[in-house]
Context: one part of a larger RNA
RNA sequence: GAAUGAACGCUGGCGGCGUGCCUAACACAUGCAAGUCGAACGAGAAAAUUCUGCUUCGGCGGGAUGAGUAAAGUGGCGAACGGGUGAGUAACGCGUGGGUAACCUGCCCUUGAAUCUAGGAUAACUUCGCGAAAGCGUUGCUAAUACUGGAUACCGUUCAAGAAACAGUAGUUUUUUGGAUGAAAGAUGACCAAUCCAUGGAAGUUGUCGUUCAGGGAGGGGCCCGCGUCCCAUUAGCUUGUUGGUAGGGUAAUGGCCUACCAAGGCUACGAUGGGUAGCUGGUCUGAGAGGAUGAUCAGCCACACUGGCACUGAAACACGGGCCAGACUCCUACGGGAGGCAGCAGUGAGGAAUUUUGCGCAAUGGGGGAAACCCUGACGCAGCAACGCCGCGUGGGUGAAGAAGGCUUUCGGGUCGUAAAGCCCUGUCAGGUGGGAAAAAAUAUCCCUGGUUAAUAGCCAGGGGAGCUGAUGGUACCACCAGAGGAAGCACCGGCUAACUCCGUGCCAGCAGCCGCGGUAAUACGGAGGGUGCUAGCGUUGUUC
Repeated sequence: GAAUGAACGCUGGCGGCGUGCCUAACACAUGCAAGUCGAACGAGAAAAUUCUGCUUCGGCGGGAUGAGUAAAGUGGCGAACGGGUGAGUAACGCGUGGGUAACCUGCCCUUGAAUCUAGGAUAACUUCGCGAAAGCGUUGCUAAUACUGGAUACCGUUCAAGAAACAGUAGUUUUUUGGAUGAAAGAUGACCAAUCCAUGGAAGUUGUCGUUCAGGGAGGGGCCCGCGUCCCAUUAGCUUGUUGGUAGGGUAAUGGCCUACCAAGGCUACGAUGGGUAGCUGGUCUGAGAGGAUGAUCAGCCACACUGGCACUGAAACACGGGCCAGACUCCUACGGGAGGCAGCAGUGAGGAAUUUUGCGCAAUGGGGGAAACCCUGACGCAGCAACGCCGCGUGGGUGAAGAAGGCUUUCGGGUCGUAAAGCCCUGUCAGGUGGGAAAAAAUAUCCCUGGUUAAUAGCCAGGGGAGCUGAUGGUACCACCAGAGGAAGCACCGGCUAACUCCGUGCCAGCAGCCGCGGUAAUACGGAGGGUGCUAGCGUUGUUC
C1' cells in the first nucleotide's frame, strides 16, 4: 500500500446493489418449513337455511337443501429433491484423466407387443373391553389401480445342442432349434353408422390418462484405477482377514466384502505406522510475476442430522422434520407409564469483541401431486434491521472590503482566520408536500380456424389466431408541480520517518509513544487554544493476510 463475513471509539443526510453467529455440531418456549390425488376405492357428517308434525310455548321430532361437500380411512405418487451445518474425515474424501468385457436406473423421450381370467381378505364403520394419557385388544361387515392364484409370451432370463465372428487363452458377441420360467388394472370423456331395447341408453365404436413385458435413448448414480492433495522422525518399524490363491456366500456389480481351506506373505527412509491439524474444489485476497495466504457469500462434490448402533420400505436411504434398540438431557403423569430432538425459516437463553424480523406473498422462477381447475412450497420473490462493504449523490452557486465585529498572535506598526461572514443576485439535486403513475403477465383453462385420429361434422391430440382473468413488492420505480438556502460535516494528525506551527499551562510531574524517542522553567513531541495538513459520510484504532 492492498484486503476483510470484522470488532471498538468519535461522528452520521439520501439512494442502488450486495453481505450479516467466524464463538457453544450448546440447550431450545411458540408458530410455520411436504404434501397431493374423489378421473384408483369403500364410505360419509355438521352448522346454517327452509318445509312440516307435536307442544306445558321453553322446546322436541321428521323431510329437503347444505352435499356425495368437510374431517377421517384404504390405495397411488412424492416425501432420498429442495433447505441447513462443517462435527468427523489426511481418505479414491476431493480435483483431474481414464476404466466398467464387473453394474443399476422411478418419473421423461422413443420403438414394439399386450392389458385375458378367477379368488380370499382388510381398514374405515360397528360391538365389547382396558388405560390418566399415549394408545391397545376384541366382535361383525365391505371396496379397490390394495393382495393372491391361473392363462398367454412380441420379448426377457436360464439350460441343452449346433453355427459364425472377434480374441494369445479364459472368454465375449451374433444367430438357429428345443425345453423350463417370468406380466398386467383399470379410470374417465364423447358418439349411435351397423346389433338390442326404444330416442336415450346397453353392448359396441372411438379418444385421453393409466397398467404390464421387452429394445433403445437422455439424464442420474454405484464401483475400480493413474496422478495431485498440510505439519511432526523429539513418531522407525507396522500388519493376522493381515498379503495372495482355491471354493462358496453375499451384492445391481468387482473385490477378504464375508466364510472355510491352503500358502507366508504385504507396507516402509521416494517416510510405512503413530501423533497433530483440516471438509475438498471452482474460486477469493495479495503480488510485476513466481509465489504466499485463504476456502464467508455464489457454484460443484463429500460428510453429518441429540450421541452410538441397526435394519425396514423403496428405482434410489441405512433416511434432518420415518422406524427399532441403547445412552445423556428435557417435559407430562392418576407413579402403572408415556412424549421430544431448530446444524430448516423466524425467534429465545447461553457463550462472545461480535452478527438481523417470532414480517408479506405464492404475482414471478423452480419443485411435489393432479387429466385439469387447483392445492402445497420459511425453496424462492420481496419488504424490515445494521455505514458491515462497494458504488453514486448532496450538505449550495455567483458576487461581495486595501478587508466589519470577534478570536488568535504581535517587534504594538501590524499579521492572520478571510471572500470566509454579513449584504445583494440566483439555482432547486436529495429530504418534505400535492397530483399522476409503470415494466415485471405470459401462459394454463375458455372461444375460433387448420391438420390428424375416427363410422362420425362428438370427442381428443397437435399447430396457429383473438378476447378476457391474475402483482406480495407497492401507489414502489419514474414523471410533473409546490415551497424555500431552508433539514444535512465530521474524524485523525501537525519532532523526524510524514503533508501540516505558534501561544499558553505543566515542570522527568501529569502524560505521549508504530520506531527513533519527548517531558527535570521559554516543550513545534504532554494538556488546551488559534492556525494548518490529510481524508470525507465517514475518519481513526485494534485483530488478521499478502
Predicted 3D model of a 546-nucleotide part of an RNA (small-subunit ribosomal RNA, 5' domain) from a metagenome.